[in-house]
Molecule: transfer RNA
Organism: Candidatus Kerfeldbacteria bacterium
RNA sequence: GCCGAAGUGGCGGAAUUGGCAUACGCGCCAGCCUUAGGAGCUGGUGCCCGCAAGGGCUUGUGGGUUCAAAUCCCACCUUCGGCA
Numbered sequence: 001g002c003c004g005a006a007g008u009g010g011c012g013g014a015a016u017u018g019g020c021a022u023a024c025g026c027g028c029c030a031g032c033c034u035u036a037g038g039a040g041c042u043g044g045u046g047c048c049c050g051c052a053a054g055g056g057c058u059u060g061u062g063g064g065u066u067c068a069a070a071u072c073c074c075a076c077c078u079u080c081g082g083c084a
Base pairs, nucleotide, nucleotide: 001083002082003081004080005079006078007077010026011025012024019067027045028044029043030042031041032040046057047056048055049054060076061075062074063073064072
C1' cells in the first nucleotide's frame, strides 16, 4: 500500500427485513434481611431541560439517502486479521 472484520450506557453484550436504541448479564444506588459484612430478595439505574405532564440529544467521527438509519451509501479515525 491492498483486502476483510470490528467499534452500541460504567463493563460485557443483543437489537441485520430500515420501523419502541440501550434487551439480558455484571456493576452501581435505595430498601428488606444481618450484631456487622457477605450471600439472598424487592425496586431503580444512558445524558440534558422540566414541579409534573412531557420535550430534546445519543450507537467511533463527519456527511449523504429515506417519512424513518445502530442497520443502507461515501470519506475519515482506532483496533484486529490476511496479502504483498